This is a predicted structure of a 159-nucleotide RNA (FMN riboswitch aptamer (RFN element)) from Cupriavidus necator. It matches the Rfam family "FMN riboswitch aptamer (RFN element)". Gene Ontology term of the family: FMN binding. NCBI's taxonomy places the organism under Bacteria, Betaproteobacteria, Burkholderiales, Burkholderiaceae, Cupriavidus.
[in-house]
RNA sequence: UUACGUCUUCAGGGCGGGGUGAAAGUCCCCACCGGCGGUAUGCCGCGGCGCGCAGUGCGUGUCCGGCGAGCCCGCGAGCGCUCGCAUUCCCGUGCGAGGUCAGCAGACCUGGUGAGAGGCCAGGGCCGACGGUCAUAGUCCGGAUGAAAGAAGAUGGGC
Numbered sequence: 001u002u003a004c005g006u007c008u009u010c011a012g013g014g015c016g017g018g019g020u021g022a023a024a025g026u027c028c029c030c031a032c033c034g035g036c037g038g039u040a041u042g043c044c045g046c047g048g049c050g051c052g053c054a055g056u057g058c059g060u061g062u063c064c065g066g067c068g069a070g071c072c073c074g075c076g077a078g079c080g081c082u083c084g085c086a087u088u089c090c091c092g093u094g095c096g097a098g099g100u101c102a103g104c105a106g107a108c109c110u111g112g113u114g115a116g117a118g119g120c121c122a123g124g125g126c127c128g129a130c131g132g133u134c135a136u137a138g139u140c141c142g143g144a145u146g147a148a149a150g151a152a153g154a155u156g157g158g159c
Stems, first nucleotide, its partner, number of pairs: 001158002004156007016030004031139002033128002035075004042067004047063007070126002078104002080101001081098007108124005130142003
């Protein structure tokens, strides 16, 4: 330094106030939250180099590094699906496997700036697995002391 192998650790936030009601963190009004990788017209650096002004700073170009999107591209968990086993068969249920099988897999506009905006600024809007519940849940409880996109590190191997 790096195609790869093995191992270790880590890897999700949020209902506060009011209303109705017998009952609601589930409904209504207001509030609150945003996993992982990528992208980058933003921001940062007493960073490197060049230029200008100026005098040890300021501006600017470029390179390097860091940060930077819930709704732009992709991924993950979950649901579904398929297969296997058990329940003598079917249904149903339970357990296990698969992961592209890809069905669910969410959701953005307007104005500004600019050569260009899906990403910046301003404004308005929208989205959020499954099961449970004295009442319908992104925010409560549960599967979950789980799994995992991935991140960091150790070690082996290659160069």